[in-house]
Context: one part of a larger RNA
RNA sequence: CCAUGGUUAAGGAACUCGGCAAAAUGCCCCCGUAACUUCGGGAGAAGGGGGGCCGGAUCCGUGAACACCCUAGCGGUGGGAAGCGGUGAAGGCCGCAGAGACCAGGCCCAAGCGACUGUUUACUAAAAACACAGGUCCGUGCGAAGUUGUAAGACGAUGUAUACGGACUGACUCCUGCCCGGUGCUGGAAGGUUAAGGGGACCGGUUAGAACGCAAGUUCGAAGCUGAGAACUUAAGCCCCAGUAAACGGCGGUGGUAACUAUAACCAUCCUAAGGUAGCGAAAUUCCUUGUCGGGUAAGUUCCGACCUGCACGAAUGGAGUAACGACUUGGGCGCUGUCUCAACCGUGGACUCG
Numbered sequence: 001c002c003a004u005g006g007u008u009a010a011g012g013a014a015c016u017c018g019g020c021a022a023a024a025u026g027c028c029c030c031c032g033u034a035a036c037u038u039c040g041g042g043a044g045a046a047g048g049g050g051g052g053c054c055g056g057a058u059c060c061g062u063g064a065a066c067a068c069c070c071u072a073g074c075g076g077u078g079g080g081a082a083g084c085g086g087u088g089a090a091g092g093c094c095g096c097a098g099a100g101a102c103c104a105g106g107c108c109c110a111a112g113c114g115a116c117u118g119u120u121u122a123c124u125a126a127a128a129a130c131a132c133a134g135g136u137c138c139g140u141g142c143g144a145a146g147u148u149g150u151a152a153g154a155c156g157a158u159g160u161a162u163a164c165g166g167a168c169u170g171a172c173u174c175c176u177g178c179c180c181g182g183u184g185c186u187g188g189a190a191g192g193u194u195a196a197g198g199g200g201a202c203c204g205g206u207u208a209g210a211a212c213g214c215a216a217g218u219u220c221g222a223a224g225c226u227g228a229g230a231a232c233u234u235a236a237g238c239c240c241c242a243g244u245a246a247a248c249g250g251c252g253g254u255g256g257u258a259a260c261u262a263u264a265a266c267c268a269u270c271c272u273a274a275g276g277u278a279g280c281g282a283a284a285u286u287c288c289u290u291g292u293c294g295g296g297u298a299a300g301u302u303c304c305g306a307c308c309u310g311c312a313c314g315a316a317u318g319g320a321g322u323a324a325c326g327a328c329u330u331g332g333g334c335g336c337u338g339u340c341u342c343a344a345c346c347g348u349g350g351a352c353u354c355g
Stems, first nucleotide, its partner, number of pairs: 001350008010341002014339001019336001027051005036041001038171001052093003059086004066078004070073001094098001106334007113326002118130002134169007146155003172321004177251003182248002184244005191239003197233002203227004209220004252270005279313001280310001291307005
């Protein structure tokens, strides 16, 4: 010096990002126990007292004899001796210390998030993430939808809409506003558009042959084969018309106005599919910002309660609350302490030196 233990004057979180670590609490009995609450809880709340040994008062349980009664029984009622078991007061004894060692909850207040018990990154994350019971929507009528397989087949299910599959939300309480213009989905089928196919008008290629020509060659050209191909016909889809937001999603601007000022219930105007309702709000969301006010502190960028100017909350991508719960997060308090002021000493095992 490292690791791991023990003790410490006075102070007691002044340490530190943060009480991290340590200390403290700890068992049994008795008394006592708040807000809040879903009436179950909270609760071992909190906070107090007692605890060894001797001694045995008192009281309780069991319990023969005995007494009484009748339905005469292995009956019922009363009764309480001894013994046994329990309770253990008064009083006394010893020690520094009586749950004498080991083992063996710290507690309270307030807030955020998640209702809860659970689950998770085997080997840096246990959580506010996942799941969850509950809620809603969509699909599915049974050879179900869906999944798997090329198929046969299998699962779903030896189930049958109080069932099964998918999506979102996530106990409970109070609620869940407006917008269907866009995208999606569902329905509609009049019209427009639209493929292959059908259809072949029209136009070609080739050429038997024909015409002209002395020849070379030029022109025309049936059938067959073949190329291209208009009108017309033709489905879903798309366009179109409706519905649908617990589907994906979205939920304004400007100017003016009240007899102090300020503000604007009010008015005007532009735009939109509609302009954010209830509730909440500097929030796990607030940039400016350590916003402002209040509380707590001697002093508080954190915390709690308000305000609302919401850069950029907001209603099942759920909104707001909420008892209980949490190895979650944040702030405060009591107790307690070597965390610290400020370090010291002691033990053990190493490092190191010598052999």